[in-house]
């Protein structure tokens, strides 16, 4: 300078919002109480609330883990003169990884997608 395995997929978790469910406020409706106000019940609506540490949900290239896949090496079986190729089978390898704005997006945001993009070293 050039080439190479840097693949794919479940779970899960930092992490995220609020559709649904619950919960909390507000509301009604009871009893209690001289009053402020308490309790308990209700809560359909086209009332508010994610400044609510819950379930449902989304959810990581640089996060964790299971499976596949790939990629050398060694033996080794089949075709063979041999090698390529095919296929087992042991044992290794799959490293590193700073990073916007915008846009995208099932409700809706997100360390989610675009995207290991752009740019930086």
């Nucleotide at each position: 300078a050039u080439g190479c395995a840097g693949g794919g997929u479940g779970u899960c978790u930092a992490g995220g919002g609020u559709u649904c469910c619950g919960c909390c406020c507000a509301c009604c409706g009871a009893u209690c109480g001289c009053a402020g106000g308490a309790u308990c019940g209700g809560c359909a609506a086209c009332g508010g609330g994610g400044a609510c540490a819950g379930g449902u949900c989304c959810g990581a290239g640089a996060g964790a883990u299971g499976c596949c896949g790939c990629c050398g090496g060694c033996g080794u079986g089949g075709c063979c003169a041999a090698c390529u190729c095919c296929g087992c089978g042991c044992g290794g390898g799959u490293a590193c990884a700073c990073g916007g704005c915008g846009g995208g997006g099932g409700a809706a945001a997100a360390u989610c997608c675009c995207g290991g993009g752009a740019g930086a070293u």